[in-house]
Transfer RNA from a Candidatus Rifleibacteriota bacterium, 74 nucleotides, folded computationally. The coordinates come from a structure-prediction model, not an experiment, and the mean pLDDT is 81. Rfam family: tRNA. It is annotated as a transfer RNA. Rfam's curators write: Transfer RNA (tRNA) molecules are approximately 80 nucleotides in length. NCBI's taxonomy places the organism under Bacteria, Bacteria candidate phyla, Candidatus Rifleibacteriota.
RNA sequence: GGGCCAUUAGCUCAGGCGGUUAGAGCGCUGUGCUGAUAACGCAGAGGUCUGUGGUUCGAGUCCACAAUGGCCCA
Numbered sequence: 001g002g003g004c005c006a007u008u009a010g011c012u013c014a015g016g017c018g019g020u021u022a023g024a025g026c027g028c029u030g031u032g033c034u035g036a037u038a039a040c041g042c043a044g045a046g047g048u049c050u051g052u053g054g055u056u057c058g059a060g061u062c063c064a065c066a067a068u069g070g071c072c073c074a
Base pairs, nucleotide, nucleotide: 001073002072003071004070005069006068007067010026011025012024013023019057028044029043030042031041032040050066051065052064053063054062
């Protein structure tokens, strides 16, 4: 220098053919249970979907560029 992949909750990851409202497990908070703790049950909080621009009536999803990380080639 070139090519490819990834980026979504605190962490690890889903998300069909673009269609009001974005999810799971773990973690966290509250609560029930217990003599108490853990475990377990119930409820809840938590998201600029990496950024900018574009396409579209409508974008996490499509396109371009950029950023960060990873892999391969030179």